[in-house]
Context: one part of a larger RNA
RNA sequence: CGUUGGAUACUUGAGAGAAGCUAACCACAGUACGAGAGGACCUGGUUGGAGGAAUCCCUAGUGUGCCAGUUGUUGCCGUCAGGCGCAUCGCUGGGUAGCUACAUUCCUUCGGGAUAACCGCUGAAAGCAUCUAAGCGGGAAGCCCAUCUCAAGAUAAAGUAUCCUCGUGUUCUUCGGGACACAAGAGAUCGGUAGGAGACGACUACCUUGAUAGGCGACCGGUGUAAGCGCAGUAAUGUGUUUAGCCAAGUCGUACUAAUCGAUCAAAGG
Numbered sequence: 001c002g003u004u005g006g007a008u009a010c011u012u013g014a015g016a017g018a019a020g021c022u023a024a025c026c027a028c029a030g031u032a033c034g035a036g037a038g039g040a041c042c043u044g045g046u047u048g049g050a051g052g053a054a055u056c057c058c059u060a061g062u063g064u065g066c067c068a069g070u071u072g073u074u075g076c077c078g079u080c081a082g083g084c085g086c087a088u089c090g091c092u093g094g095g096u097a098g099c100u101a102c103a104u105u106c107c108u109u110c111g112g113g114a115u116a117a118c119c120g121c122u123g124a125a126a127g128c129a130u131c132u133a134a135g136c137g138g139g140a141a142g143c144c145c146a147u148c149u150c151a152a153g154a155u156a157a158a159g160u161a162u163c164c165u166c167g168u169g170u171u172c173u174u175c176g177g178g179a180c181a182c183a184a185g186a187g188a189u190c191g192g193u194a195g196g197a198g199a200c201g202a203c204u205a206c207c208u209u210g211a212u213a214g215g216c217g218a219c220c221g222g223u224g225u226a227a228g229c230g231c232a233g234u235a236a237u238g239u240g241u242u243u244a245g246c247c248a249a250g251u252c253g254u255a256c257u258a259a260u261c262g263a264u265c266a267a268a269g270g
Base pairs, nucleotide, nucleotide: 001153005164006163007162008161009160010159011158015150016149017148018147021049022048023047024046025045026044027043033038050108051107052106053105054104055103059101060100061099062098066094067093068092069091070090071087072086073085075084076083077082111145112144113143118138119137120136121135167182168181169180170179171178172177187265188264189263190262191207192206193205194204195203212258213257214256215254216253217252218251219250221247222246223245228241229240230239231238232237
């Protein structure tokens, strides 16, 4: 821009894409078959491999904005104590959310239709025979459905529900209508707080009639018992206060702070 007024929400599905894999074992059965050696079809069941999707409850990894331990230091907080900086995040031990696989769950299923090679029925041409000439069946991991995803620019531009407007003025007219300006208005955009989203657009939640983010409170969870003081010890240190102190991304709550006031666009067809 189109879809022939303008919108919001939800659908239909023309069409397109994805997937389509495979093994071993058990029963049938040591049966059929075979002199024996050996050894099935069919059917049913179990467990895997490979590939894929989703998820983070469990397990594990990471976790440079969490906690603790610890070495050096000619640096800093005047000194002590306690800390900070730097040394690969200094090193080491753990670790929330998120992300992830080595983790968990599921799928690669059943079924239907038309067929290929092939196997048939009936059956003439050609008194026989013949699956074929007329006619009728069976038959594949393949084809079309079925499963999942996208999908009305599917220009044949679809459908359903709901919302807004059913006006005014000027001017031209071949009286069918055309052009211009304006009011009102569903809704949208801009703007702002953000993230289940994200390169940017976009998408999603929210904007005081508010829990969107921050702060604060509680909790979950992590680390592992802070500092100071007391006691014991010459001291290093231990111990009590103390399952303490500190604490990121998590959950719930709470308007304290910031989402202010607003602006723009937006249709006269039937």
Predicted 3D model of a 270-nucleotide part of an RNA (large-subunit ribosomal RNA, domain VI) from a Candidatus Microgenomatia bacterium. The coordinates come from a structure-prediction model, not an experiment, and the mean pLDDT is 86. Lineage of the source: Bacteria > Bacteria candidate phyla > Candidatus Microgenomatota > Candidatus Microgenomatia (nom. nud.). It matches the Rfam family "Bacterial large subunit ribosomal RNA". Rfam links the family to the GO terms structural constituent of ribosome and ribosome.